[in-house]
Context: one part of a larger RNA
RNA sequence: CUGGGUUUAAAGGGUGCGUAGGUGGGUUGCCAAGUCCGUGGUGAAAUCUCCGAGCUUAACUCGGAAACUGCCGUGGAUACUGGUAAUCUUGAAUAUCGUGGAGGUAAGCGGAAUAUGUCAUGUAGCGGUGAAAUGCUUAGAUAUGACAUAGAACACCGAUAGCGGAGGCAGCUUGCUACACGAUCAUUGACACUGAGGCACGAAAGCGUGGGGAGCAAACAGGAUUAGAUACCCUGGUAGUCCACGCCCUAAACGAUGAUUACUCGACAUACGCGAUACACUGUGUGUGUCUGAGCGAAAGCAUUAAGUAAUCCACCUGGGAAGUACGACCGCAAGGUUGAAACUC
Numbered sequence: 001c002u003g004g005g006u007u008u009a010a011a012g013g014g015u016g017c018g019u020a021g022g023u024g025g026g027u028u029g030c031c032a033a034g035u036c037c038g039u040g041g042u043g044a045a046a047u048c049u050c051c052g053a054g055c056u057u058a059a060c061u062c063g064g065a066a067a068c069u070g071c072c073g074u075g076g077a078u079a080c081u082g083g084u085a086a087u088c089u090u091g092a093a094u095a096u097c098g099u100g101g102a103g104g105u106a107a108g109c110g111g112a113a114u115a116u117g118u119c120a121u122g123u124a125g126c127g128g129u130g131a132a133a134u135g136c137u138u139a140g141a142u143a144u145g146a147c148a149u150a151g152a153a154c155a156c157c158g159a160u161a162g163c164g165g166a167g168g169c170a171g172c173u174u175g176c177u178a179c180a181c182g183a184u185c186a187u188u189g190a191c192a193c194u195g196a197g198g199c200a201c202g203a204a205a206g207c208g209u210g211g212g213g214a215g216c217a218a219a220c221a222g223g224a225u226u227a228g229a230u231a232c233c234c235u236g237g238u239a240g241u242c243c244a245c246g247c248c249c250u251a252a253a254c255g256a257u258g259a260u261u262a263c264u265c266g267a268c269a270u271a272c273g274c275g276a277u278a279c280a281c282u283g284u285g286u287g288u289g290u291c292u293g294a295g296c297g298a299a300a301g302c303a304u305u306a307a308g309u310a311a312u313c314c315a316c317c318u319g320g321g322a323a324g325u326a327c328g329a330c331c332g333c334a335a336g337g338u339u340g341a342a343a344c345u346c
Base pairs, nucleotide, nucleotide: 003318004317005316006315007300008299012314014201015200016199017198021194022193023192025088026087027086028085029084030083031082033081034080035077036076037075038074039073040072041071042070049065050064051063052062053061054060091191092188093187094186095184096183097182098181099180100179103177104176105175106174107173108172109171110154114150115149116148117147118146119145120144121143125136126135162169163168206247207246208245209244210243211242215241216240220236221235222234223233258313259312260311261310262309263308266291267290268289269288270287271286272285273284274283295302296301319346320345321344328339329338330337331336
């Protein structure tokens, strides 16, 4: 390489959009590039294979045949692939009507809690722990009440629930906006699938500039614990967490399971539609789950939301360590990221 694989053994890209490319629904006519059949030319010799001959044999040499699986031309075949001209509606999209949801974004508003400040009541403790201490407090704390200010997060509802491509999304209201699903079966007529590069999005932490800063809290300080304690526990506490704009581009970015299409036993639950009917639970569609059968699997298990049966396209794997390191390149303000070896060793 061929092959065999990718839930957990090595291996699915974090996710989408989409370029090239690859692949692609039914029917009819034509073409004949691929494909198939015949035929002409060429495919040097040697070599290889087969038959025979010569050196005593063999190696070796010589003669003959075959072969050289290829290329070029030519005459046909037309099922399939392809091209072309039509046509169809079931794939795909659109339209009309309706439904759904923490989908996104912007603005406004709300109450509880916390902290702080002022005032009032009130007096000796409060706080914290396994026990303590650091800490706060007669300059009046803790506690209780009133008022004010600030920032962040939204109890109950709340779910084994919903939405989103993933990351993710939760107080309420409104504007703008995207999507999915159902019904009608009206319109277009294969317009489709996948997608190397590319582009966009991408938790947290981190970075830059300017704001903000209640609570929490890396670092740091102190008190404990301990043989020690650069920890776990306690008292404090700065970046940060929040907002705007710009970067970073990584995660156990997980369902550790790529996308799309078709087919293949059942049972129950649930979200949102549609239809029929009536006092019973029934049909149908799209999701979300649990259990189980065939089948699959090394097993655990998966099982119409497949890890079953098939097809198309992409990505990736090929013993462990060295190593996601070195070097180079590209990207980044930096931190670092992407790509990504070898010697050596077992």